[in-house]
RNA sequence: AACUUAUCAAGAGAGACCGAGGGAAAAGGCCCGAAGACGUCCGGCAACCCCGUAUAUCAGUUAUAUGGAAGGUGCUAAGUCCGUCAGAAUGUGUAUGUAUGAUUCUGAAAGAUAAGCU
Numbered sequence: 001a002a003c004u005u006a007u008c009a010a011g012a013g014a015g016a017c018c019g020a021g022g023g024a025a026a027a028g029g030c031c032c033g034a035a036g037a038c039g040u041c042c043g044g045c046a047a048c049c050c051c052g053u054a055u056a057u058c059a060g061u062u063a064u065a066u067g068g069a070a071g072g073u074g075c076u077a078a079g080u081c082c083g084u085c086a087g088a089a090u091g092u093g094u095a096u097g098u099a100u101g102a103u104u105c106u107g108a109a110a111g112a113u114a115a116g117c118u
Base pairs, nucleotide, nucleotide: 001118003116004115005114006113007112008111013042015041016040017039021032022031023030028082029081043076044075045074048072049071050068051067052066053065054064055063056062080110084108085107086106087105088104089103090102
């Protein structure tokens, strides 16, 4: 880097240091930031890997439920901040064939993270 599977509406600091930009993904929008953002450290959250227990099937094991948090990751503003494509519904104006824009929902794409694999 490619591929596979799962998840992405919950949760997480009035701490220390630093000092100007930052919000992973085109344009753009909308936000955060000298009342100190981003980043680093510490703290915390969560439970993918991990460690137990129960049940089912069992040769290994696998599945489901449940408990834990030492370790490996991850996360710790806003739905993955919005954005692209398809479908459906609602209501508005023209018109009654349909077209434009708006909102909501569903799916896909893209992306992120984990585990596995080449």
The RNA shown here (SAM riboswitch aptamer (S box leader)) has 118 nucleotides.
Its mean pLDDT, the model's own confidence on a scale to 100, is 77.